[in-house]
Description:
This is a predicted complex of two RNAs, RNase P RNA and transfer RNA, with 454 nucleotides together. It holds a member of the Rfam family "Bacterial RNase P class A". From the family's description: Ribonuclease P (RNase P) is a ubiquitous endoribonuclease, found in archaea, bacteria and eukarya as well as chloroplasts and mitochondria. The prediction has a mean pLDDT of 76.
């Protein structure tokens, strides 16, 4: 030069002029204003794609359905996340990448090719050792019955793979290395690893086809939920509406249907006269709300994620929703014009993805530039 | 803010679950009927299945990001 990978940061500072929350103060309790102080977007805030918090449904119950995850160990409040360490691929590295259990528990698919596609077959091909007819004195030669599965040749895939031997010709038929299964031994918390020893190929692929094996999961979501206030016609329809007791009756209770909790079912529990439409009123305030698995900095522990002490700091809470302009400087960037290079001058301007709405941790996605650190060719 | 659900020929749809040569109907086109049109008959042509990656021997369909669209959710009684 040329790559790899870990962290950052995402303009700065100053005037003016706004915007919008608190918090004081002034004005007539109070709005309204008006003065001070001090807050006021992101690394994604995004997509809602995992996980927690929080709140209600009932304490979160049983089983069947369903859903989600899958090498090991760890890390956390949890997880599909991060770390670490195996295995496989890829790259000279340095590093990246991996939905990575289970196809010797069953069940199904594989379209068109093609002799055969799943307890495999024989198209074209080799062979005629054996048997067996037939020509031939014979040597041999055709045929029948047959044997192979090495070549071809279909296909994404053809029932280990290279080489010796073997054999008519072929074949794990034998060997020898190499895959793969068993069983022991060594190391390792463990995935898994190297060794030996046996077996003789038995067991292609598909689990992001059902499925089988382990774990995990109750549902909604801040429009959760609580509290004040206003207001009406507490209205019409439709359906569900059984018994039993008290009452003259309206009706009131109990028990059963039905409904609501509750989600796909069933059990069990708990509540109630319930569902649906239609029609009617309000769209006011206040809490939930921002102090948090929170930020910096330092020390210890740990290979690391983190984790434990100590100090230390409050940093938007907002209603369809503010966070912005303008101007000057200066640090980057872009262009230009002098130079051989440093480098000097001029213009030019902040330039990318994007906008908190209950809060946190993650992961994806979308992004102009920048700076620092390590390492590799 | 929060739930859901859809993208297939110019339109409206099916196909997906259970992977195997993409279909229906309306338009369009071109014949044929008619003096001419309409309607009838006969026939043709249009698809990267929103987009991108992966699974597979093969994806409209199965998984994962991703792009656009459409609904619904506010208390009281």
């Nucleotide at each position: 030069g040329a790559g790899u990978u870990g962290g950052c940061c995402g303009g700065g500072c100053a005037a003016u002029c706004g915007c919008u929350g608190u918090g004081g103060c002034a004005g007539c309790u109070g709005u309204a204003u008006g003065c001070c102080a001090g807050g006021g977007a992101g690394g994604a805030a995004a997509g809602u794609c995992c996980g927690g918090g929080c709140u209600c449904c009932g304490c979160a119950g049983g089983g069947c359905a369903g859903a989600g995850c899958g090498c090991c160990a760890g890390g956390u409040a949890a997880c599909g996340c991060c770390u670490g360490g195996g295995c496989g691929g890829c790259g000279c590295g340095a590093g990246c990448c991996g939905a990575c259990g289970g196809a010797a528990a069953g069940u199904g698919c594989a379209a068109c090719a093609g002799a055969a596609a799943g307890c495999a077959a024989a198209c074209c091909g080799c062979c005629u050792a054996c048997g067996u007819c037939c020509c031939g004195c014979a040597a041999g030669g055709g045929g029948c019955c047959g044997g192979c599965a090495a070549g071809g040749g279909u296909g994404a895939a053809a029932c280990g793979g290279u080489g010796c031997g073997g054999u008519a010709a072929g074949a794990g038929c034998g060997c020898a290395c190499c895959g793969c299964g068993u069983c022991g031994c060594u190391g390792g918390c463990a995935a898994c690893a190297g060794c030996g020893a046996u077996g003789g190929c038995a067991c292609g692929g598909u689990a992001a086809a059902c499925c089988c094996c382990g774990c995990u999961c109750g549902g909604a979501g801040c429009a959760a939920g609580g509290c004040c206030a206003a207001a009406u016609a507490g209205g019409g329809a439709a359906g569900g509406u059984g018994a039993g007791u008290g009452g003259c009756a309206a009706c009131a209770c109990u028990c059963g249907a039905c409904g609501c909790g509750c989600g796909g079912c069933c059990c069990g529990c708990g509540c109630g006269c319930c569902u649906u439409c239609c029609g009617g009123g309000u769209a006011g305030g206040c809490c939930g709300c921002u102090u948090g698995a929170g930020g910096a900095c330092u020390g210890c522990g740990g290979u690391g994620a983190c984790g434990c002490a100590g100090c230390u700091c409050c940093c938007a809470g907002a209603g369809g929703a503010a966070u912005g302009a303008u101007u000057g400087c200066c640090a980057c960037g872009g262009g230009g014009u002098g130079g051989a290079a440093a480098c000097a001058c001029c213009c030019u301007u902040u330039g990318a993805c994007a906008g908190a709405a209950c809060c946190c941790g993650g992961c994806u996605u979308a992004g102009a530039g920048g700076c620092c650190g390590a390492c590799u060719c | 803010c929060g739930g859901g659900g859809c993208g297939u020929a110019g339109c409206u749809c099916a196909g997906c679950c259970u992977g195997g040569u993409a279909g229906a109907g309306c338009a369009u086109c071109u014949g044929c009927u008619u003096u001419g049109g309409g309607a009838g008959c006969a026939g043709a042509g249009g698809g990267u299945c929103g987009g991108a990656g992966g699974u597979u021997c093969g994806a409209a369909u199965c998984c994962u990001c991703u792009c656009g669209c459409c609904c619904c959710g506010a208390c009281c009684a």